Predicted 3D model of a 350-nucleotide part of an RNA (small-subunit ribosomal RNA, central domain) from a metagenome.
[in-house]
Context: one part of a larger RNA
């Protein structure tokens, strides 16, 4: 360089956006760069190869061929690729007119429930465990009425239901805002795909600064339990969950299954849409199109399994992987307040 390969053995970047760059619909001329043929020229000798010859052979000399190029220039051909021109509508995108949704900021609001406060009734336990104790209570707790204040979180509905590129996203209300699907028709006319670099976004936990603190709770502190018990079980409780502004950029960021496109049996549940059919309606049947699910044929695969949402059968691009540990470590570079992210090895060793 050719190969093989990435659900689970090593391997798919944690998601889009998009530049370079690779790669790209249908048709008609043009051109003749890529590409194909011829024809010239050159490819120097010596090594090397093939046939001979010369030293007794051999090494060695030696003489004739032949082959050998990303070469150069000329002719020629026009398929198929580029170019350059005109054109097309299926790819894409714009318009109309409608859709369903926990898509996303913001600003307001309600109810349950916990916890403190305050009053009222009331009297001896209450909490808690396998059992206990630590804790709370005669200074009236806990149990119940009423009152208030605060912060978080939204049962039911609610569903292999919906949205959203991932992360994620759930009480209601208003306003900003993004995307998708659906029909039938008009536009533009290849504008499209992917994507090193870069850019944006990213759960939780963590860090800055300033608020906030109702529950729950790393550290801590106690009581248990035990041979110990730096735990698992209880009783407290600080940071942080919570808001704003700004960094951190990591996860089993999992579908462990990159994106993006054409082809390849059915069955069958569900969401949103159109369309027929009969139908008073409520709803029903087909059949279609965009999602989400269960089987499942061929096919694939080690096997499990996948299976039109492919891991099947093909194309474009990209990213990765190459024995175990040393190791996602050290060194150096880059980013960061740090904490550490990121890029990334070797000596040994089996």
């Nucleotide at each position: 360089c050719u190969g093989g390969g990435c659900g689970u053995a090593a391997a798919g970047g944690g998601u889009g956006c998009g530049u370079a760059g690779g790669u790209g619909g249908u048709u008609u001329g043009a051109u003749a760069a890529g590409u194909u043929g011829g024809c010239u020229g050159u490819g120097a000798a010596a090594u090397a190869c093939c046939a001979g010859g010369g030293c007794u052979u051999a090494a060695c000399c030696u003489u004739g061929g032949a082959g050998g190029g990303u070469c150069a220039g000329c002719c020629a051909a026009g398929a198929c690729u580029g170019u350059c021109a005109a054109a097309c509508u299926c790819g894409a995108g714009u318009g109309u007119a409608g859709u369903a949704g926990a898509g996303g900021g913001u600003a307001g609001u309600g109810g349950a429930a916990u916890u403190u406060c305050c009053g009222g009734u009331g009297u001896a336990g209450c909490g808690g465990u396998g059992a206990a104790a630590u804790g709370c209570g005669u200074a009236g707790a806990g149990a119940u009425c009423g009152g208030a204040a605060g912060g978080a979180a939204c049962a039911c509905c609610a569903g292999u239901g919906g949205c959203g590129a991932a992360g994620g996203c759930g009480g209601c209300u208003a306003c900003c805002u993004g995307g998708u699907c659906u029909a039938a028709c008009a536009c533009u006319g290849a504008c499209a795909c992917u994507g090193a670099g870069g850019c944006a976004c990213g759960a939780a936990a963590g860090c800055g600064u300033g608020g906030g603190g109702a529950g729950c709770a790393a550290a801590c502190a106690g009581g248990a339990u035990u041979a110990g018990a730096u735990a698992c079980c209880c009783u407290g409780g600080u940071a942080g969950u919570c808001c704003a502004c700004g960094c951190u950029g990591u996860a089993a960021a999992c579908g462990a299954u990159g994106u993006c496109a054409a082809c390849u049996a059915g069955c069958u549940g569900u969401u949103g849409g159109g369309u027929a059919u009969a139908u008073a309606a409520a709803g029903a049947u087909a059949c279609u199109u965009a999602g989400u699910g269960g089987c499942g044929c061929a096919g694939c695969u080690a096997a499990c399994g996948c299976g039109a949402u492919a891991a099947g059968u093909u194309g474009a691009c990209c990213g990765c992987c190459u024995g175990g540990g040393g190791a996602g470590u050290a060194c150096g570079g880059u980013c960061g307040c740090a904490a550490g992210a990121u890029u990334a090895a070797a000596a040994c060793u089996c």
The full RNA is in RNAcentral, with records from SILVA. Rfam family: Bacterial small subunit ribosomal RNA. Its family is annotated with ribosome and structural constituent of ribosome in the Gene Ontology.